[in-house]
RNA sequence: AUACCGAAAGGGCAAACCUGGCCGAAAGGCAGGGACGCAAAACUACGGGUCUAAGGUCCUGUUUGAUGGGACUAAGAUCGCCGGGUUGCCGAA
Numbered sequence: 001a002u003a004c005c006g007a008a009a010g011g012g013c014a015a016a017c018c019u020g021g022c023c024g025a026a027a028g029g030c031a032g033g034g035a036c037g038c039a040a041a042a043c044u045a046c047g048g049g050u051c052u053a054a055g056g057u058c059c060u061g062u063u064u065g066a067u068g069g070g071a072c073u074a075a076g077a078u079c080g081c082c083g084g085g086u087u088g089c090c091g092a093a
């Protein structure tokens, strides 16, 4: 010095939950509080998974029309579900 690894120190992030407004059809996101955890819990939706289903397709229902109900569907969401890619702090054993 590098790789694995994770003691210490200084910093960093922030799950559940709460609040309130905003964005969104929803899932979810943003802000403030909070702290379960995290050495990549930094970035990236590339592969798989999961969540949602506005729109779309099909079906159902009604005398007709509209409203309604069901199934499927991501181009939406999640990187704190897993994997891949990119970058990266400290240095005891």
Stems, first nucleotide, its partner, number of pairs: 005091002012038002017033003021030003036080001042086003046083003049078003055073006
This is a predicted structure of a 93-nucleotide RNA (c-di-GMP-I riboswitch aptamer) from Dethiobacter sp. NCBI's taxonomy places the organism under Bacteria, Bacillati, Bacillota, Dethiobacterales, Dethiobacter.